RNAcentral holds the full RNA, with entries from SILVA. Predicted 3D model of a 246-nucleotide part of an RNA (large-subunit ribosomal RNA, domain VI) from a microbial mat metagenome. It matches the Rfam family "Bacterial large subunit ribosomal RNA". Its mean pLDDT, the model's own confidence on a scale to 100, is 86.
[in-house]
Context: one part of a larger RNA
RNA sequence: UGUAAAAAAAUUGAAAGGAGUUGAUCCUAGUACGAGAGGACCGGGGAAAGCGAAUCUCUGGUGAAUCGAUUGUUAUACCAAUAGCAUCGUCGAGUAGCUAAAUUCGUAAUAAAUAAUCGCUGAAAGCAUCUAAGCGAGAAAUUAACCUUAAAAUUAGUUUUUUUUUAUGUAAAAGACUAUUACAUUGAUAGGCUUGAAGUGUAAGAGUUGUAAAAUUUUUAGCUGACAAGUACUAAAAAAUUAAAU
Repeated sequence: UGUAAAAAAAUUGAAAGGAGUUGAUCCUAGUACGAGAGGACCGGGGAAAGCGAAUCUCUGGUGAAUCGAUUGUUAUACCAAUAGCAUCGUCGAGUAGCUAAAUUCGUAAUAAAUAAUCGCUGAAAGCAUCUAAGCGAGAAAUUAACCUUAAAAUUAGUUUUUUUUUAUGUAAAAGACUAUUACAUUGAUAGGCUUGAAGUGUAAGAGUUGUAAAAUUUUUAGCUGACAAGUACUAAAAAAUUAAAU
C1' cells in the first nucleotide's frame, strides 16, 4: 500500500518449513536348520547413544547493593565498634534470575500408490510365457498422518461483535525505543511495613571464667537484593469546564 467504510476477536487451510537416526540385551528359542560344531528369519519388549524442543522441582555453575572470616593502611580523639581504599583487597558460603553437565518430552503407531524384484490367470505362437486384456505382493525414498507457519491463497476467503480510540500514571509474565500485558482508590500495580521462606552462621552491649590470647551465657542469635502472603502508610493526581438533579 492492497484486500472499495473502519476496528476488534475467532476461524478455514491452498501452500511452505521442520522431524525422519542408531540400538546392547531379553523373550520367541537353544526352537527351525545342521551328523556335530554351531545357530536364525519373522514377531514382541527395550537399557543406552546421537539429534531436537521446553523447563529450573532435583544436581551443579554464576550470583560485583546477601551473610561471615581475614591482611595492610587511613579516618571516626583513645578502647571497643565501624567505615573508606587495596582486582568485588583476598577467602568461605549463597536466595531470585539466567544457565547445562540437570529434569521432562519427542524422534511413534498407521495408511495409500509405487521402484527394483517376486507372482496369478493368459493369448498372440494348440506348447511355453508376470503382459498383450485382466488381477496381486513389494522399500528408511513418494503422498498422507505428527509439529510449526500460513488469505499478498491478487481466486487477497469465512464467522461474530462494535461504530471513539487514545493519552497520562504505577509496573512486569514484556522490553533497545516502540509495542505487549497487569493495574489505576469500587485499587494489592510498584515501593514501604509486618509475617514467613531462603541465605549466612550465633551480632552489638553486658555478665561470668582466665595473668592473658580467648572461652562461655544472654543466643540456632543478629543481619539480609531479587521469593511468598498480608496490609492502603507512600505513589497510581487534583482541579477546571459543560450538562442534569437537589